[in-house]
RNA sequence: UGAUCUCCCGGCCAUGGAGCUGGCCGUAACCGUCGCAAGACUGAUGGCUCCUGCAGCGAA
Repeated sequence: UGAUCUCCCGGCCAUGGAGCUGGCCGUAACCGUCGCAAGACUGAUGGCUCCUGCAGCGAA
C1' cells in the first nucleotide's frame, strides 16, 4: 500500500412519517417497468403494521 474477514458505527433499499424485521453498502449501496422514439403503466412498504396524503366505490 492492496485484498479479504470480524466487531463497532453510519448509510441505502423508485414520492412523506413512525415501530418491528430482512437484505445490501463503507464512497459504495441507491437512482421503477415497457418502448427506437413519441409515449404508456404500477406503487407513498424491501416485507409487516400504524399515521398522513392521493385515487375509486358505497353509506350516514
The prediction has a mean pLDDT of 82. Fluoride riboswitch aptamer (crcB RNA motif) from a Bacillota bacterium, 60 nucleotides, folded computationally. It was read from a public genome assembly, where an Rfam model found it. The source organism's lineage runs through Bacteria, Bacillati and Bacillota.